Source information:
The RNA shown here (Bacterial RNase P class A) has 352 nucleotides and comes from a Bacillota bacterium. The sequence was found by an Rfam model in a public genome assembly. The source organism's lineage runs through Bacteria, Bacillati and Bacillota. Rfam family: Bacterial RNase P class A. By type it is a ribozyme. Its mean pLDDT, the model's own confidence on a scale to 100, is 76.
RNA sequence: UGAGUGAACCGGGUGAUCGCAAAGGGAAGACCUUUGAGGAAAGUCCGAGCUCCACAGGGCGGGAUGCUGGGUAACACCCAGUAGAGGCGACUCUAAGGCCAGUGCCACAGAAACAUACCGCCUUGGUUGAGACCUCUCUUCCAGGGUAAGGGUGAAACGGUGAGGUAAGAGCUCACCAGCGGUCAGGUGACUGACUGGCUAGGUAAACCCCAUCCGGAGCAAGGUCAAAUAGGAAAGGAGAGGCUGCCCGUCUCGUUUGACUUUCGGGUUGACCGCAGGAGGCUUCAGGCAACUGAGGUCCCAGAUAGAUGAUCAUCCUCGACAGAACUCGGCUUACAGGUUCACUCAGAUC
Numbered sequence: 001u002g003a004g005u006g007a008a009c010c011g012g013g014u015g016a017u018c019g020c021a022a023a024g025g026g027a028a029g030a031c032c033u034u035u036g037a038g039g040a041a042a043g044u045c046c047g048a049g050c051u052c053c054a055c056a057g058g059g060c061g062g063g064a065u066g067c068u069g070g071g072u073a074a075c076a077c078c079c080a081g082u083a084g085a086g087g088c089g090a091c092u093c094u095a096a097g098g099c100c101a102g103u104g105c106c107a108c109a110g111a112a113a114c115a116u117a118c119c120g121c122c123u124u125g126g127u128u129g130a131g132a133c134c135u136c137u138c139u140u141c142c143a144g145g146g147u148a149a150g151g152g153u154g155a156a157a158c159g160g161u162g163a164g165g166u167a168a169g170a171g172c173u174c175a176c177c178a179g180c181g182g183u184c185a186g187g188u189g190a191c192u193g194a195c196u197g198g199c200u201a202g203g204u205a206a207a208c209c210c211c212a213u214c215c216g217g218a219g220c221a222a223g224g225u226c227a228a229a230u231a232g233g234a235a236a237g238g239a240g241a242g243g244c245u246g247c248c249c250g251u252c253u254c255g256u257u258u259g260a261c262u263u264u265c266g267g268g269u270u271g272a273c274c275g276c277a278g279g280a281g282g283c284u285u286c287a288g289g290c291a292a293c294u295g296a297g298g299u300c301c302c303a304g305a306u307a308g309a310u311g312a313u314c315a316u317c318c319u320c321g322a323c324a325g326a327a328c329u330c331g332g333c334u335u336a337c338a339g340g341u342u343c344a345c346u347c348a349g350a351u352c
Stems, first nucleotide, its partner, number of pairs: 001348010012317007020036006038323001042334002045332005050219004057249004062215005067081005082096001083094004097210002102208002104204003118151002120147007129138003159177006178200001180197007223274004233265005240254005281300008318321001
């Protein structure tokens, strides 16, 4: 200098005028002061707080997660590792339990997709023909047996390569390699290394399923308080209706003389407040930890409505401004994003 990798961050600035919302002051809706969107406020995909429902019981069913250790209120999140894959590398990615519990599937092709012989090779019996003095040798066809070394098919063919061996072959034997089991050593563990053994076990669980762990439901229109209003009206049906979990059991509430509940018709009210902005909160210092994170001290208060505020105009500067707007609140994940900044590291080339 060029090409990259991994993190962190910014997201127009300044000024003037007018306007909107909230809080405080104020008798006041006048007026004054202060504050007023985001890194994703988004998707609503996970996990929680909080609220209500029987403080939510038993069984079945269902769902989620799935290498190891740790963090956390919790998680499907985060950190550190292991194994595998990719990259020269910095580094990145992984839905990574179990197909010797069982069942299923493996298209097309192929003889055969898990126990199978199409061609080929070897061999037995019969048979045809030829050779040969006979034993026998070669050969045609038929029936049977052995063989997974070779051909052919396929994504995948019953470990791979080489040598020995054999009628032909074969882990049948041996060497090396792959895989599996055992022992020892290291590690909390996933796992790794060494030695050793018998020789071999197809793939697929984002197929059913098995194993381990966890899971009650509904959600701020939750839910609560005050006020206001009213005739709990009329007609028809009616012995059941509803909650707790999708189903069963069980159980609770209301109802069957006082009629629950359902449908239709006709009316009343339709305001205010709480929840709701101080929180697993932000910033900072120190300490522990590789880190995620945790502890202690200091400091700060930082949007908030219920038709729903956060805007407009002008001036000026620059690199000419992307994705996008809170609605109960947090922790994550995912997705969108013009342009720009910083730090650390890698590779290649050049120069000293």